[in-house]
Context: one part of a larger RNA
RNA sequence: UUGGGUUUAAAGGGUGCGUAGGCGGUUCAUUAAGUCAGCGGUGAAAUCUCUCAGCUCAACUGAGACCGUGCCGUUGAUACUGAUAAACUGGAAUACAGACGGGGCAGGCGGAAUAUGUAAUGUAGCGGUGAAAUGCGUAGAUAUUACAUAGAACACCGAUCGCGAAGGCAGCUUGCCAGGCUGUUAUUGACGCUGAUGCACGAAAGCGUGGGGAUCAAACAGGAUUAGAUACCCUGGUAGUCCACGCUGUAAACGAUGAUCACUGGUUGUCGGCAAUAUACCGCCGGUGGCUAAGCGAAAGUAUUAAGUGAUCCACCUGGGGAGUACGAUCGCAAGGUUGAAACUC
Numbered sequence: 001u002u003g004g005g006u007u008u009a010a011a012g013g014g015u016g017c018g019u020a021g022g023c024g025g026u027u028c029a030u031u032a033a034g035u036c037a038g039c040g041g042u043g044a045a046a047u048c049u050c051u052c053a054g055c056u057c058a059a060c061u062g063a064g065a066c067c068g069u070g071c072c073g074u075u076g077a078u079a080c081u082g083a084u085a086a087a088c089u090g091g092a093a094u095a096c097a098g099a100c101g102g103g104g105c106a107g108g109c110g111g112a113a114u115a116u117g118u119a120a121u122g123u124a125g126c127g128g129u130g131a132a133a134u135g136c137g138u139a140g141a142u143a144u145u146a147c148a149u150a151g152a153a154c155a156c157c158g159a160u161c162g163c164g165a166a167g168g169c170a171g172c173u174u175g176c177c178a179g180g181c182u183g184u185u186a187u188u189g190a191c192g193c194u195g196a197u198g199c200a201c202g203a204a205a206g207c208g209u210g211g212g213g214a215u216c217a218a219a220c221a222g223g224a225u226u227a228g229a230u231a232c233c234c235u236g237g238u239a240g241u242c243c244a245c246g247c248u249g250u251a252a253a254c255g256a257u258g259a260u261c262a263c264u265g266g267u268u269g270u271c272g273g274c275a276a277u278a279u280a281c282c283g284c285c286g287g288u289g290g291c292u293a294a295g296c297g298a299a300a301g302u303a304u305u306a307a308g309u310g311a312u313c314c315a316c317c318u319g320g321g322g323a324g325u326a327c328g329a330u331c332g333c334a335a336g337g338u339u340g341a342a343a344c345u346c
Stems, first nucleotide, its partner, number of pairs: 003318004007300002012314001014201004021194003025088003029084003033081002035077008049065006091191001092188003095184004100179001103177007110154001114150008125136002162169002206247006216240001220236004258313006265292010295302002319346003328339004
């Protein structure tokens, strides 16, 4: 490289948008670039292969055929692909109507809890653990009550639930923005799919500047435990956790399962619509779950939400370690990210 693969053995990019490229629905006509056929030219010789011949054989040599898989020209064929022109509606999109959602952004408001402060009642303990101690407390703690302040998170509802491309999203409310779904089939008429490079988004932690700081809590300190205990347990506690703006760009970013389209048995829940009649069931579309058949699979399992049967495009893999390291390049304020070897060794 070919082949074979990518849920769990190596292997699906974190996600989307989209450029080039690749691929692409139905019908008719033209063309003849790809494609196919005939003919001609060229494709040096030697070599290779085959058949003969010459040295006594062979090596060797000679002759002929073949080969030279190609290129060029020309004459035709027109199913498929391409190109051009015209048309179509099934793919795709738009319009209208209807509900739907914890989709996003910005503002306002609420109660419980926690902590702190002030005041009151009240007296000797509280707290913590396996047991303790550090700690707090007669300068009046813990407990109880009232008031005030602060920050953060939203119990119940809550769910194999809903929404979002993924990350993710949950108190209530207002405004703005976006979305898919269903129905009518009205409009456009292939406008589609995928997508290297690129651009955008991207949990947590981390970084920069400025705020904020209740809780929790890396680091750190102390108390225990222990042979030791740089831990697990306890008492404290700083970054951080929160907000604004900017950066970082990674995760077991997981369904460890790329996107799109078509086809292929049943059964049982549930969510959003629709239709239909009428009181409780069945039907259609789109999601989201369970169980099982065929098939597939090394098995576990999967099974119309495929890991089944096919098609198109992209990404990735090719023994373990060395190593996601070194070097170089590039991005970043840094931390580090991306790209990514070899020697050697088993």
The part of an RNA shown here (small-subunit ribosomal RNA, central domain) has 346 nucleotides and comes from a Bacteroidales bacterium. It was read from a public genome assembly. The organism belongs to Bacteroidales, within Bacteria. Its Rfam family is "Bacterial small subunit ribosomal RNA".